Small-subunit ribosomal RNA from an uncultured prokaryote, 1423 nucleotides, folded computationally.

RNA sequence: AACGAACGCUAGCGGCGUGGAUCAGGCAUGCAAGUUGAACGAGAAAGACCCACCGGGUCGAGUAAAGUAGCAAAAGGGGUAGUAAUGCAUAAGUUACGUACCCAGCAGUCCGGGAUAACUGUUAGAAAUGACAGCUAAUACUGGAUACGCUCUUCGGAGGAAAGUAGGGGACCGCAAGGCCUUAUACUGCUGGAUCGGCCUAUGUCGUAUUAGUUAGUUGGCGAGGUAAUGGCUCACCAAGACCAAGAUGCGUAGGGGACCUGAGAGGGUGACCCCCACCACCGGAACUGAGAUACUGUCCGGACACCUACGGGUGGCUGCAGUCGAGAAUCUUCCGCAAUGGACGAAAGUCUGACGGAGCGACGCCGCGUGAAGGAUGAAGGCCCUCGGGCUGUAAACUUCUGCCAAAUGUUAGGAAUAAACAAGAGUUAAUAUUUCUUGCGAUAACAAAUGCAUUAGAGGAAGUCACGGCUAAACACGUGCCAGCAGCCGCGGUAAUACGUGUAUGGCAAGCGUUGUUCGGAAUUACUGGGCAUAAAGAGUUCGUAGGCGGACUCGUUAGUUGCAUGUGAAAUCCCACAGCUCACCUGUGGAACUGCAUUCAAUACUGCGAGUCUGGAGUCCUUCAGGGGUAAGUGGAAUUCCAUGUGUAGCGGUGAAAUGCGUAGAUAUCUGGGAGAACGCCAAUGGCGAAGGCAGCUCUCUGGCGAAUGACUGACACUGAGGAACGAAAGUUAGGGUAUCGAACGGGAUUAGAUACCCCGGUAGUCCUAACCGUAAACGGUGUGCACUAUGUGAUAGCGGUUCUGAGUCGUUAUUGCAGUAGCAAAUGCGUUAAGUGCACCGCCUGGGUAGUACGAUCGCAAGGUUGAAACUCAAAGGAAUUGACGGGGGCUCACACAAGCGGUGGAGCAUGUUGCUUAAUUCGAAACAACGCGAAGAACCUUACCUGGGCUUGAACUGUAGGGAUUAUCUCCAUGAAAGUGGAGUACGCCGCAAGGUGGAACUUAUAGAGGUGUUGCAUGGCUGUCGUCAGCUCGUGCCGUGAGGUGUUAGGUUAAGUCCUUUAACGAGCGAAACCCUUGCCCUUAUUUACCAGCGGGUAAUGCCGGGGACUAUAGGGGGACUGCCGGUGUUAAACCGGAGGAAGGUGGGGACGACGUCAAGUCAUCAUGGCCCUUAUGUCCAGGGCUGCAAACGUGCUACAAUGGCUUUUACAGAGUGUUGCCACGUCGCGAGGCGGAGCCAAUCAUGAAAGAGUAUCUUAGUUCGGAUUGUAGGCUGAAACUCGCCUACAUGAAGCUGGAAUCGCUAGUAAUCGCAGAUCAGCUAUGCUGCGGUGAAUAUGUUCCUGAGUCUUGUACACACCGCCCGUCAAGCCACGAAAGUCGGGGGCACCUUAAGCCGCUGUUGCUAACCCUUC
Repeated sequence: AACGAACGCUAGCGGCGUGGAUCAGGCAUGCAAGUUGAACGAGAAAGACCCACCGGGUCGAGUAAAGUAGCAAAAGGGGUAGUAAUGCAUAAGUUACGUACCCAGCAGUCCGGGAUAACUGUUAGAAAUGACAGCUAAUACUGGAUACGCUCUUCGGAGGAAAGUAGGGGACCGCAAGGCCUUAUACUGCUGGAUCGGCCUAUGUCGUAUUAGUUAGUUGGCGAGGUAAUGGCUCACCAAGACCAAGAUGCGUAGGGGACCUGAGAGGGUGACCCCCACCACCGGAACUGAGAUACUGUCCGGACACCUACGGGUGGCUGCAGUCGAGAAUCUUCCGCAAUGGACGAAAGUCUGACGGAGCGACGCCGCGUGAAGGAUGAAGGCCCUCGGGCUGUAAACUUCUGCCAAAUGUUAGGAAUAAACAAGAGUUAAUAUUUCUUGCGAUAACAAAUGCAUUAGAGGAAGUCACGGCUAAACACGUGCCAGCAGCCGCGGUAAUACGUGUAUGGCAAGCGUUGUUCGGAAUUACUGGGCAUAAAGAGUUCGUAGGCGGACUCGUUAGUUGCAUGUGAAAUCCCACAGCUCACCUGUGGAACUGCAUUCAAUACUGCGAGUCUGGAGUCCUUCAGGGGUAAGUGGAAUUCCAUGUGUAGCGGUGAAAUGCGUAGAUAUCUGGGAGAACGCCAAUGGCGAAGGCAGCUCUCUGGCGAAUGACUGACACUGAGGAACGAAAGUUAGGGUAUCGAACGGGAUUAGAUACCCCGGUAGUCCUAACCGUAAACGGUGUGCACUAUGUGAUAGCGGUUCUGAGUCGUUAUUGCAGUAGCAAAUGCGUUAAGUGCACCGCCUGGGUAGUACGAUCGCAAGGUUGAAACUCAAAGGAAUUGACGGGGGCUCACACAAGCGGUGGAGCAUGUUGCUUAAUUCGAAACAACGCGAAGAACCUUACCUGGGCUUGAACUGUAGGGAUUAUCUCCAUGAAAGUGGAGUACGCCGCAAGGUGGAACUUAUAGAGGUGUUGCAUGGCUGUCGUCAGCUCGUGCCGUGAGGUGUUAGGUUAAGUCCUUUAACGAGCGAAACCCUUGCCCUUAUUUACCAGCGGGUAAUGCCGGGGACUAUAGGGGGACUGCCGGUGUUAAACCGGAGGAAGGUGGGGACGACGUCAAGUCAUCAUGGCCCUUAUGUCCAGGGCUGCAAACGUGCUACAAUGGCUUUUACAGAGUGUUGCCACGUCGCGAGGCGGAGCCAAUCAUGAAAGAGUAUCUUAGUUCGGAUUGUAGGCUGAAACUCGCCUACAUGAAGCUGGAAUCGCUAGUAAUCGCAGAUCAGCUAUGCUGCGGUGAAUAUGUUCCUGAGUCUUGUACACACCGCCCGUCAAGCCACGAAAGUCGGGGGCACCUUAAGCCGCUGUUGCUAACCCUUC
């Protein structure tokens, strides 16, 4: 784009078309083929009228119905079952034929005959239908005559026809009828035409080879029969042919064409309506009649089905028009009329006509019209959205002014119809003015039709839907829903913010329709003729030879088949196209033209191709000369090694592995020497070296033999190339038979390994490996690249030749063949190929057309088998695949780093306790955190509070906040009382400012009522902000411009060095830049300077028992401000003249001096809604809020992090020394005093460099002596202290007593590289108190080790592989429960189709048989 469509929603009108596509399934009912009285005989009735009325007559009426006869019924109408050629289309042929009706011509139409239906009577039967007897006519039937340009023929001859009817009429004949004449028509014979047919030929005409052979009347001939006619059409005989890879035969499917749809075309699909042809008529068979049939509404027979029946027997055929049932997604009225057109019959009137003309039904299609037009708002209402401002619907509506198409009503009206009869006039025929024919005039007839057109009337009145709105694709918002419900053409959408589902609103498209489904073509160059491909995406056969076929070098002549051109014939009409015309336009219709690209014939041309003939040598081949070679075949032969055998020597092991064991060995192995045997394979040479078609070929010699190459001549003369089928060769494994068997070695045995180990490793070992003969016929049979020929830049090697030159060199130049590498143009998706093409062309073959199913099944074929070759489908998926890119990953590689390992020191894991977590328990044990990166974490303080949890008791605008409106002087505050565990509840009393004497008025806040709302540690960290952890203080992550690439991307950022570092340098199609690194900042280490109290005190002075205590000082220390200092700056070496590294000097410090803060692009949907903030959702007399008590501390068990220990490097006693950094008024607390002590009571100082706050390890001394102890301190008892309303659950401290486990810790695992580890104490935050052994800081003492990067872990970079990209915690393979689907197989079983053989057989046709039967016309005889 289209449709004979169907379905959903919707629907105003008209015109023109179109409508059973499925069950060629079954059919009730009506109609669809009759007509002619001018061929023929016979001939009613109802009814009406009349009369002479038991009846009869006339009209009806020579009508109806029936019969004989003629013509038609073979057309028209319907359908597409069959048919792959007996069909159709195109072009030819028929000397091999027919043709009723029609036309023309010639000739004729004479004389006879007997029957038979109808009818009448009798009779059978339920009916259908008959039977017998009798009567009768014809254009029925028939004899004779005549007869041709007829038929036959022996060429003499023979044979063969007819029918009348109607009209008119003068003369003549006849009693009449009539004869006769004439007109019309009919009839007979022959010839021709026209029309319609029969037959025959060529070409074209679907799929399948998983159908390869078919055929006996088959192919042909002679003869005959038969036919309208040719012909095996049929028959007898003879021959053995005929068809087939250019697809026979079989199977499946199918009516063919004009045309229709689509397409730029070429093509592809289709065969409805209309036209032509064929075929069919319930299924099958058969003939008859006829001009024509093997006959849709004829006959006969068989069958199925249906109906009637008196059960004996009969009847029927909608694939005609309507209509009905059935099946189906689905397809109409049991209409009107012969008025028109056409047909049959008829002389005609006319009759018949479901052909046809019309109407009806269906939006089924195409075309046309309408559903109003103009004006009308800073824009009504309603609806929807909203950023709450507004926006959209929207000039849309309302409203105003108009118009009157369609539909409605009334009236009126064109055309489809004139060529009938009758009448009139003229002309023809004729003897004729009859009759009759023709022309002209006049002239009846309308189904459609209540139509169409026109006019008038009224009134915007009666007339809009449907689909879409994520992208493709024009058009978006809100709400609902929450991987549900649903959508979906493809991609895909939906898991709480859905432009994708549903609804609403808005919008877009089309419009009396709009969508959906189905089908065809297009896009699809995705079957490629036009117009594709095959190295890696699907695709080159394993290789060669060669048949058919295809294709083929140069020259000449001929021919004209192909080819080209002119002409002629044909290519039906319709359709398509163009022009014009008729319907108001259009659709539609008509007229004319063009076209129908085709086929055939004649003529012409001769370049090319073909064919025929003759030449040539550039292709191809042969000979001569010559070269290299693992080319093949057969025989012989050699050495090394292996193994076996026989001795000798010799002794305890050998062998084997990652380590072992099995195995061999004291019966003497392994090792070693000598001798002998056997089989197999051929080291070095040896090479991207050679040969071969490929498979493949390797010691040496010989036999036979194939092929390639080079060079110069000679010869043949296109002999060439390719190659469907076909044939030969064809690794390894495997098979058969016979040999052989040293090694190796499937299967198998044993030993190991392992969770297992039917494996990898080891010890053995059969088939095999080898030979002969024969099969098999496949491989990643690969260059993944078919063969041949030609052309198209170079450079550089190798192998085998030849030629030139030469200074003779292992020289140099050139050339041929083979074999490599690099590379230009070109090609290619890229990788790459590139004279050895994957470039450019030619010739031929093979093969491909999404993945899986599957190289499977079935079939066929080959094979001994194993298997090979050929080779599908159902079903299923939306991909499979190629090349390249960036990442990620690897039990890949290179380089590098890190307390990563190693080297060390100390721990954890074992004990007791502390603390956190899990689990369990519980009314509750609130919540969160979960590998590293949760677990002394949030929590820098859970007895109440905290507190979020539980139980119980309360409140409800609320404990806290804001607004609005109303009330309001007592219910509030405050005081008191009752009740209660408290919260709360109930009650009593009482106020303030201003005015006023007072009464009272008024006002504000509180309070109260109502309403907005408040509140939530309720939920979602996977809706979020912010903050944080981690990779990781790892060195990375990017950008601009340029360049490269089709592109993703690359380059830069790689490479060579170097660094802690993408730090720096060099190189470089890159040049620069940014975020990171570094630096800047803080602190600490050295120096200088400034300042000097509360710090300091050297010198001066004063003073004390003593003390910077005082005057003072500004030196020192310190404090806290400011500066300096370190930069690879200097020297030497190494290094690329670099960066840098190594060493050194100086220096307090040396190569980022130490430490901290600082954390790139990003990753983990990492953590947190319980810090805070916040969207959505949820609760609202409760999930809010208040109170009391309890819980967060609960304990079979497990884990993490710590503390204290197990002791002598120690414990304990006693003496004694040295910090830093902090903190302090609800505080730190000197000092005094009491108490064994915790602490109590007094009390100075200090809001702090001023006062307060005992450092401990260490050192000295004494003791303990290896013991569960003078180690260790858990647990428990008693008595106390402190804080606090409160110490039971559930605090800390003290004293006395008690004195558990534990004697250095399995597998495993953690931290640390210097002022570090280890060890020792001190302070602070939180805090009434404390569970702190935690955390954050502070100082004291103060080590060991690092050869290094193999390994473990992690990281960076380059490279490589990848089927990964959620990125190896990836991807992915196989088996499997139950259920279901599809396909294959299956013992069997059932049905359909076809072939062959045989049996039975209806009707019918042809023939044969017979003392057979019947018989009008003819013959004979009799009558």

Rfam family: Bacterial small subunit ribosomal RNA. Rfam links the family to the GO terms structural constituent of ribosome and ribosome. Its mean pLDDT, the model's own confidence on a scale to 100, is 83.